[in-house]
RNA sequence: GAGCCCGUAGUUCAGCCUGGUUAGAAUACCGCUCUGAUAAGGCGGGGGUCGACAGUUCAAAUCUGUUCGGGCUCA
Numbered sequence: 001g002a003g004c005c006c007g008u009a010g011u012u013c014a015g016c017c018u019g020g021u022u023a024g025a026a027u028a029c030c031g032c033u034c035u036g037a038u039a040a041g042g043c044g045g046g047g048g049u050c051g052a053c054a055g056u057u058c059a060a061a062u063c064u065g066u067u068c069g070g071g072c073u074c075a
Stems, first nucleotide, its partner, number of pairs: 001074007010027004020058001029045005051067005
């Protein structure tokens, strides 16, 4: 220098290809419940503007361009 993959909740990830209902799951955290008490279990709650910027569109996590970070391969 070239190509490919990844980036979404504190953490691990799904969703992206094929744009459209309020952006989800597990776990962690908080409250309640249960127990003699703790753990486990049950119920509920808070937490994101999807790495950043721009474009296309009535509408973008999703499509396009640029860019940042990480990884792999080639030179």